[in-house]
Molecule: c-di-GMP-I riboswitch aptamer
Organism: Paenibacillus sp. OAS669
RNA sequence: AUCUCGAAAAGGCAAAGCAGGUGAAAGCUUGUGACGCAAAGCUACAGGGGCUACGAAUCCUCGCAGAGGUUCUUGCCAGCCAGCUGCCGAA
Numbered sequence: 001a002u003c004u005c006g007a008a009a010a011g012g013c014a015a016a017g018c019a020g021g022u023g024a025a026a027g028c029u030u031g032u033g034a035c036g037c038a039a040a041g042c043u044a045c046a047g048g049g050g051c052u053a054c055g056a057a058u059c060c061u062c063g064c065a066g067a068g069g070u071u072c073u074u075g076c077c078a079g080c081c082a083g084c085u086g087c088c089g090a091a
Base pairs, nucleotide, nucleotide: 005089006088012037013036017032018031019030020029021028022027035079041084042083043082047081048080049077050076051075055072056071057070058069059068061067
């Protein structure tokens, strides 16, 4: 110095809830809050998985309206797995 690993130290992030804003929604954001996290840092067209349904197509029921289902496009989730990078240095 590197790999594995995770004691200590210095620190870091911020779940749910509540209030405000935004969006059709999922969600995002500000404040508060702290469940937890050795990557809870970054990456959504490197990959898998999940969520939503404004829009489009289609199917079923129905007299129509309307409602529902499926698929696609769109949008979203990194605190689901994963890829990349990184602080410190005991056993």